[in-house]
RNA sequence: AGAGUGGGCCAUGAGGACUGCGUUUUUAACGAGGAAAGUCCGGGCUCCGAAGGGCAGGAUGCCAGCUAACAGCUGGGCGGGGCAACCCGACGGAAAGUGCCACAGAAAAGGAAACUCCCACCUGCACAUUUGUGCAAAGGGAAAAGCUGAAAAGGUGCGGUAAGAGCGCACCAGUACUUCGGAGACGAAGUAGCUUGGUAAACCCCAUCCGGAGCAAACGCAAAUAGGAAUGCUAUAGUACUGCCCAUACUGCAUUCGGGUUGCGCGCUAGAGCUCAGCAGCAAUGCUUAGCCAAGAGAAAUGGUCCUCACACGACAGAACCCGGCUUAUCGACCCACUCUACCC
RNA sequence: GCCAACGUAGCUCAGUUGGUAGAGCACCUCAUUCGUAAUGAGUAGGUCAGGGGUUCAAGUCCCCUCGUUGGCUCCA
Numbered sequence: 001a002g003a004g005u006g007g008g009c010c011a012u013g014a015g016g017a018c019u020g021c022g023u024u025u026u027u028a029a030c031g032a033g034g035a036a037a038g039u040c041c042g043g044g045c046u047c048c049g050a051a052g053g054g055c056a057g058g059a060u061g062c063c064a065g066c067u068a069a070c071a072g073c074u075g076g077g078c079g080g081g082g083c084a085a086c087c088c089g090a091c092g093g094a095a096a097g098u099g100c101c102a103c104a105g106a107a108a109a110g111g112a113a114a115c116u117c118c119c120a121c122c123u124g125c126a127c128a129u130u131u132g133u134g135c136a137a138a139g140g141g142a143a144a145a146g147c148u149g150a151a152a153a154g155g156u157g158c159g160g161u162a163a164g165a166g167c168g169c170a171c172c173a174g175u176a177c178u179u180c181g182g183a184g185a186c187g188a189a190g191u192a193g194c195u196u197g198g199u200a201a202a203c204c205c206c207a208u209c210c211g212g213a214g215c216a217a218a219c220g221c222a223a224a225u226a227g228g229a230a231u232g233c234u235a236u237a238g239u240a241c242u243g244c245c246c247a248u249a250c251u252g253c254a255u256u257c258g259g260g261u262u263g264c265g266c267g268c269u270a271g272a273g274c275u276c277a278g279c280a281g282c283a284a285u286g287c288u289u290a291g292c293c294a295a296g297a298g299a300a301a302u303g304g305u306c307c308u309c310a311c312a313c314g315a316c317a318g319a320a321c322c323c324g325g326c327u328u329a330u331c332g333a334c335c336c337a338c339u340c341u342a343c344c345c
Numbered sequence: 346g347c348c349a350a351c352g353u354a355g356c357u358c359a360g361u362u363g364g365u366a367g368a369g370c371a372c373c374u375c376a377u378u379c380g381u382a383a384u385g386a387g388u389a390g391g392u393c394a395g396g397g398g399u400u401c402a403a404g405u406c407c408c409c410u411c412g413u414u415g416g417c418u419c420c421a
Base pairs, nucleotide, nucleotide: 001341002340003339004338005337006336007335008334010332012310013309014308015307016306017305018304019303021031022030023029024028033316037327038326040325041324042323043322044321045214046213047212048211052246053245054244055243057210058209059208060207061206062076063075064074065073066072077091078089079088080087081086092205093204097203098202099199100198101197115146116145118141119140123136124135125134126133127132154172155171156170157169158168159167173195175192176191177190178189179188180187181186219265220264221263228257229256230255231254232253233252237251238250239249240248259420260419273292274291275290277288278287279286280285346417347416348415349414350413351412352411355370356369357368358367364401373387374386375385376384394410395409396408397407398406
């Protein structure tokens, strides 16, 4: 200098003038985000028949730790990618069982094989005629080669054989066992019999966890009305827990039509809060000290114009009970650490 | 705001253990008719809402995104 990897930070800002909106304690103060989003997970909070039992169902899935909790995060293991920094992984079990594997192919999962091939023996024919060679056919052997396919029953090589085959041997992959190392996932070495296809984001098995509904939850006050009508089910029934059954409680429940109101308060924002330090830890994170209070609404507010400065005219996007995550969208900069290549000293 | 369901041809919909995407109507062409309709025969038309993953193979299974539709307030 070029190419690249990981992380952090900002989200146009500061000052001034005029004007507009929302909330409140109304000379004034404060007033959107890193994702406020998707509503995909996890919790707080509130209520429901204390939330009791069984079945069904759902979620998670290498190991350890963190956390209020998680499908999150941190560190490690294993596998894959990259020269490297580093990145990615729904990563338990297919040797518990069942299902599926279209087309093609001999065969698709218990190898009951003959389409092209390979082979000894028996028989027949031809040639040679001393044993042999070739062809044909029957019953066999073998699964090495070809062909098909996403996938062909461990792979490569040597030996062996009539031809062949883990039949034997060496190396490699895999399985089981033993020893050692590690907290564990797992790693290393040795031994053994030789080999057990894929799919669990198919059913399933194993381990762990899960009651349901959601701030339009729920509660308090006030106002008004016709406390109404029809249909259906109704005690071996219906409703209450929201998949089913039992247990428990109650006697009504569902749909449609009709009537009234269309107000106020509370939940509501001081919280697993923010900022700066110190300590423990590799880290996630935890503990402690000090300081700070920063939207809370009718669902609707939070904007506009001008001047100066900063090289700048600029993305995605707008809180609705609140947090922790994940995912998705996103203009343009800046900072830090690291890797590779080339050159110079 | 919260909770659900759905997206397949121009329209209405099928698609059952993953294995060549279908039906009816409509459109187009031909026949029939003096002509039209009806009828008969034939053809064309699909990014299975978009993207990614699992698998040999995805409309179908899993994840993300986009869009559409429906339900949920108070009193008696």
Two RNAs folded together computationally: RNase P RNA and transfer RNA, 421 nucleotides in total. Rfam match: Bacterial RNase P class A. The family's RNA type in Rfam is ribozyme.